Context: one part of a larger RNA
RNA sequence: UUGGGUCUAAAACAUCCGUAGCUUGUUUCGUAAGUUUCAUGUGAAAUCUGGCCUCUCAAGGGUCAGGCGGGCAUGAAAUACUGCGUUGCUAGAGACCGGGAGACGUGAAGAGUACAGUUUGGGUAGCGGUAAAAUGCGUUGAUCCUUACUGGACUAACGAUAGCGAAGGCACUUCACGAGAACGGAUCUGACAGUGAGGGAUGAAGGCUAGGGUCGCAAAACGGAUUAGAUACCCGUGUAGUCCUAGCAGUAAACACUGCACACUAAACAUCGGUACCUCCUCGAGAGGUAUCGGUGCUGUAGGGAAGCCGGAGAGUGUGCUACCUGGGAAGUAUAGUCGCAAGACCGAAACUU
Numbered sequence: 001u002u003g004g005g006u007c008u009a010a011a012a013c014a015u016c017c018g019u020a021g022c023u024u025g026u027u028u029c030g031u032a033a034g035u036u037u038c039a040u041g042u043g044a045a046a047u048c049u050g051g052c053c054u055c056u057c058a059a060g061g062g063u064c065a066g067g068c069g070g071g072c073a074u075g076a077a078a079u080a081c082u083g084c085g086u087u088g089c090u091a092g093a094g095a096c097c098g099g100g101a102g103a104c105g106u107g108a109a110g111a112g113u114a115c116a117g118u119u120u121g122g123g124u125a126g127c128g129g130u131a132a133a134a135u136g137c138g139u140u141g142a143u144c145c146u147u148a149c150u151g152g153a154c155u156a157a158c159g160a161u162a163g164c165g166a167a168g169g170c171a172c173u174u175c176a177c178g179a180g181a182a183c184g185g186a187u188c189u190g191a192c193a194g195u196g197a198g199g200g201a202u203g204a205a206g207g208c209u210a211g212g213g214u215c216g217c218a219a220a221a222c223g224g225a226u227u228a229g230a231u232a233c234c235c236g237u238g239u240a241g242u243c244c245u246a247g248c249a250g251u252a253a254a255c256a257c258u259g260c261a262c263a264c265u266a267a268a269c270a271u272c273g274g275u276a277c278c279u280c281c282u283c284g285a286g287a288g289g290u291a292u293c294g295g296u297g298c299u300g301u302a303g304g305g306a307a308g309c310c311g312g313a314g315a316g317u318g319u320g321c322u323a324c325c326u327g328g329g330a331a332g333u334a335u336a337g338u339c340g341c342a343a344g345a346c347c348g349a350a351a352c353u354u
Base pairs, nucleotide, nucleotide: 004325005324006323007308008307012322014202015201016200017199021195022194023193025089026088029085030084031083033082034081035078036077037076038075039074040073041072042071048066049065050064051063052062053061054060092192093189094188095187096185097184098183104178105177106176107175108174109173110172111155112154115151116150117149118148121145122144126137127136163170164169207248208247209246210245211244212243216242217241221237222236223235224234259321260320261319262318263317264316267299269297270296271295272294273293274292275291276290277289278288279287280286303310304309327354328353329352337346338345339344
C1' cells in the first nucleotide's frame, strides 16, 4: 500500500546465460477474440422522483407512473488499435567477409633478478635487532667478499587518468587450442528481438577433503622487551596456510554502495581502437590535422535533485521487463525446510521493547 520509492535516508540479486510469463519494427489481405455502436431480454422488494388517495394535519401508509441498477445473455453491425492467420519488406537482431587492438581464458615450454640452503677460495670477532635493549646466531669460524650447484615462490623498470573481461579478475617471453568486442563492407536470413519468476553456469580472500610441495612470508603457539598488567602494538623463532593437482564450499565495503535494454536531448578538452581523406616526411607498423563510429575519463548547458551532486557513460525526457523497500531494536536471531564433510550458506519470523 501509493498517481510512492531503491547513489548517500529502508530498498538493485555478486555476475552472466536462459525456461515460462510480460513486452515487441514495417506492410497486404482475411478473421472479428478483445474493443466500439445499435436492438431485444434480464437486471426482486425496499430506497429515490412526481401525481393522486389515506391515518383530522404531519411523520407514516397505499396506489400509479418514472428513474436507478456494477453488469450478464442473445442477435445485428463497425474494423482505427490490440490479438490470431496470411503475403511481403529491411531500418532491429543474427550470419558472412576484411584488416587491425587487447595483462581475455586453458594448457605446455623457456627465461630473469632477488631470496634461502649447500659448496669453492679469502678473511676474523663479532653479527643481528631496537626508541633503547634482550631473546637469537657466531672461534665446531658467523656476519662480509667470491665460485658453482640445488630449491620454491615471484615477475622490477616499461606502466598510464592506459587496455581486456559478464562479474570475480587478468601483467616476464614464446607456442598451441579456444572466446568475445570495436570498426569497415552490405553478400545472406528476414523480427529470428528485449527482459526474465523458477532453473543453470561462473564466482576474490579465507576455509574444508585427498595427494604433492614448502624459499620467503606468516594466523595459532613459544621466547625477549614494554607496561601497574600487556593474553597487544616492537623484536627473535615458528605450525597451519600461502604454491600445484583433483574436488567441496558460494560468501565480501563481490562498491560506481547506481539492474538490463532501446530512443531522444548544448558545447569544450584529454586519451584508447577502427575507418575515410588532407599535409609533412628520414618513405616506416613515422609525425600532425579534419570528419566519423565505438570505448575510457574530465569540465559543463538545459533539465533533474533535499542537498552533496548527476549531467549524451544521467541520478535528464520517455518506453519495456525484472528484483527489492515500508520506523528503530529484538535479528539476519529462533523455528521448519533445502544444501554442505564441517565451518556454515540460502530462505527467514514473533513475543517483547521503543
Annotation: Model confidence (mean pLDDT): 87 of 100. A computed fold for a 354-nucleotide part of an RNA from Candidatus Pacearchaeota archaeon UBA73, annotated as small-subunit ribosomal RNA, central domain. It was read from a public genome assembly. The organism belongs to Candidatus Pacearchaeota, within Archaea. Its Rfam family is "Archaeal small subunit ribosomal RNA". Rfam links the family to the GO terms structural constituent of ribosome and ribosome.